[in-house]
Context: one part of a larger RNA
RNA sequence: UGACGGGGGCUCACACAAGCGGUGGAGGAUGUGGCUUAAUUCGAGGAUACGCGAAGAACCUUACCUAGACUUAACAUGCUUGGGAAUCUCUAUGAAAGUAGAGAGUGCCUUUCGGGGAGCCCUUGCGUAGGUGCUGCAUGGCUGUCGUCAGCUCGUGUCGUGAGAUGUCGGGUUAAGUCCCUUAACGAGCGAAACCCUUGUCCUUAGUUGCCAGCGAGUAAUGUCGGGGACUCUAAGGAGACUGCCGGUGUUAAACCGGGGGAAGGUGGGGAUGACGUCAAGUCCUCAUGGCCUUUAUGUCUAGGGCUGCACACGUCCUACAAUGCACUAUACAAAGCGAUGCCAAAUCGUGAGAUCGAGCAAACCGCGUAAAGUAGUGCCCAGUUCGGAUUGCAGGCUGAAAUUCGCCUGCAUGAAGCCGGAAUCGCUAGUAAUCGUGGGUCAGCAACCACGGUGAAUGUGUUCCUGAGCCUUGUACA
Numbered sequence: 001u002g003a004c005g006g007g008g009g010c011u012c013a014c015a016c017a018a019g020c021g022g023u024g025g026a027g028g029a030u031g032u033g034g035c036u037u038a039a040u041u042c043g044a045g046g047a048u049a050c051g052c053g054a055a056g057a058a059c060c061u062u063a064c065c066u067a068g069a070c071u072u073a074a075c076a077u078g079c080u081u082g083g084g085a086a087u088c089u090c091u092a093u094g095a096a097a098g099u100a101g102a103g104a105g106u107g108c109c110u111u112u113c114g115g116g117g118a119g120c121c122c123u124u125g126c127g128u129a130g131g132u133g134c135u136g137c138a139u140g141g142c143u144g145u146c147g148u149c150a151g152c153u154c155g156u157g158u159c160g161u162g163a164g165a166u167g168u169c170g171g172g173u174u175a176a177g178u179c180c181c182u183u184a185a186c187g188a189g190c191g192a193a194a195c196c197c198u199u200g201u202c203c204u205u206a207g208u209u210g211c212c213a214g215c216g217a218g219u220a221a222u223g224u225c226g227g228g229g230a231c232u233c234u235a236a237g238g239a240g241a242c243u244g245c246c247g248g249u250g251u252u253a254a255a256c257c258g259g260g261g262g263a264a265g266g267u268g269g270g271g272a273u274g275a276c277g278u279c280a281a282g283u284c285c286u287c288a289u290g291g292c293c294u295u296u297a298u299g300u301c302u303a304g305g306g307c308u309g310c311a312c313a314c315g316u317c318c319u320a321c322a323a324u325g326c327a328c329u330a331u332a333c334a335a336a337g338c339g340a341u342g343c344c345a346a347a348u349c350g351u352g353a354g355a356u357c358g359a360g361c362a363a364a365c366c367g368c369g370u371a372a373a374g375u376a377g378u379g380c381c382c383a384g385u386u387c388g389g390a391u392u393g394c395a396g397g398c399u400g401a402a403a404u405u406c407g408c409c410u411g412c413a414u415g416a417a418g419c420c421g422g423a424a425u426c427g428c429u430a431g432u433a434a435u436c437g438u439g440g441g442u443c444a445g446c447a448a449c450c451a452c453g454g455u456g457a458a459u460g461u462g463u464u465c466c467u468g469a470g471c472c473u474u475g476u477a478c479a
Base pairs, nucleotide, nucleotide: 001479002478003476004475005474007473008472009471010470011469012468013467015463016462019428020427021426022425023424026319027318028317029316030315031314032313033312034310035309042053043052064305065304066303067302068301069300070299073128077127078126079125082122083121084120087104088103089102090101091100092099093098108117109116110115130294131293133292134291135290139288140287141283142282143281144279146277151190152189153188154187155186156185157166158165159164170181171180172179196271197270198269199268201239202238203237204236205235206234207233211228212227215226216225217224242265245259246258247257248256249255321421325380326379327378328377329376330375331374337368338367339366342361343360347356348355349354387418392413393412394411395410396409397408398407434455435454436453437452438451439450440449
C1' cells in the first nucleotide's frame, strides 16, 4: 500500500421487511448431466453454464459414424509436359459421388497456309492448397461479470531515507469524487451529469394514400363523391422544466422541505451509452493470428445413419388442477410490424386443417387481419366433473425430390396424471407485477426469443437482521 475480520461508524440496493405472483408436487416441451451407442459432433459449468452459441438438425446445415470414391485436389495463384476451341449430347456401371468410353462442335489475332499466339478446358510434374485438427495458459478482436457501482488516475508543489502520502481527508449535501465550505495543496484527465433517440403538452409548416366539423350530392349502408385543413393523424421545425418564482430550514453556502403556476417538478418516464481494472472468466467452432500436428489424409466428394437414442437426476418454461371458472351464441375497442420466388381479398367447395378460381398491392392506397381478455345472454352446480388435456387408434390436410427413423396442422374416437404442491427457493416498487392477445427475424415447413399494444393491482416511505456494494477508521502470525 492492499486484502481479510462471526471489528467499529456512515451510506446504498427488491438485500431484508410489507405485499402480489410463482418455482419445488402432476403431465408435456426444451436445455444439461448421466447411461447407451458405429456415432449419439463440439463448446458453455456457482453467482457470470443449463429455451446458452443454435434468429429455426428430415436431406442440406454437419463439424460425428458407417460405406463407396478422389489425390495439385471442392477453393487461390505461378511455372511446366503433352493435347484439345469453348461448349453441348449420349452410353455402360453405380445408391450417388465417381470411373470407363462414344459423338456433335471448330470461334478470336496472325500466317510464307506447314504453323504460331491470346483466352478457356483436359492432362504431367513442381512451388503449394486444405484442416470446425491442438493450444483462449502464446494472442488480436469481440463478450460476460463486479456495475450504470462512483470510483480510477495524472502534472506541478509539499511531506517522507524509502515503499509511499497529500490532493481524493474533514463538516454539510447529492442518484453521483454532485455541489458548497474548510484546507499544503493548486489544477487537470477518464468516469458521473449533459450532448443523442424515444415518450408525455403546445405552436408553426405541409395536407396524400390519412382526416371529415361546417356546405352540397348520392347510397340499403360506408369520407362514397364534390369540396375543406378546422379536428385526429402523419413528419419536419420550434417552444417548454431552469430549484426559474414564493415561504420555511440551513453557515450569508451547497442543498433540503412545503407551496404556486404548469401537460410535465426537482435526473418527468424509458432507451442507447459501461471509467481504471478483476475473474490466466468465455470464445483458436464467427473472423484474424504465433507455435505444433496432418498431407493417397486429421483434406475433399457422395449415399445412408446420428446430433431426436432412455432405468434416471437437475435447470428453464408451457398447460392445468377449476365457478373471479368452463362451454356456446351475440357484440365492442389496439399498437407495432411484414409483403413480389411475396402478402393474398371476394366468390365457390370442405365439419375442419385446407383447396379451387382469382381481384388488388413494391403498399398511410391492396393484403396479412376476426385482436383476445372484455361486455350481454344461456347452460353447467362442486363432481376427477360440460375441469384437465397427456396418451393411443382411425381418417385426412400442408410444406418439401423425400415426413420410416424425424415435421406441423385438422376431424372423429380415446380421456393418464393432476383437487394448489415438503425442506427450500425466484421475480417484481406503477402503467410495474399479474393477465390477454398481436407482429417480426431465422424460415420451404416447424417454437423458445425479440418487439407491440389491451386490462391493470397490492404493499412499503423503515434499516434491527440476511446478502452484496461504497467511503472512513481499527486489528492482523496474510501478500